A computed fold for an 87-nucleotide RNA from a Syntrophomonadaceae bacterium, annotated as c-di-GMP-I riboswitch aptamer. The prediction has a mean pLDDT of 89. It was read from a public genome assembly, where an Rfam model found it.
């Protein structure tokens, strides 16, 4: 120093759900609350998933369809940073 990862220490985060608040949603933010994380720090750079305001196409005039430029890093890769150290 790398891999790796304890029922180790110190110390972080915060699913569901509530409430408030933004947003067209999807979701996000803030608090309460822990399901659970060793990168559950960060970055949407490729993939998956989610949603469809604005656009487009098509109507039977109600609506339907397509689309990310919207979301997720707590779906997976990549990259970048990072505490501890038994085996």
């Nucleotide at each position: 120093g790398a891999c790796c990862g304890a029922u180790a220490a110190u110390g972080g985060c915060a699913a569901a759900c509530c409430a408030g608040u933004c947003g067209a949603a999807a979701g996000g933010c803030u608090g309460g609350g822990a399901c659970g994380c060793a990168a559950a720090g960060c970055g949407a750079u490729g993939g998956g998933u989610c949603u469809a305001c604005a656009g487009c196409u098509c109507u039977u005039a109600g609506g339907a369809g397509c689309c990310a430029g919207g979301a997720u890093c707590g779906c997976c890769a990549c990259g970048c940073u990072g505490c501890c150290g038994a085996a």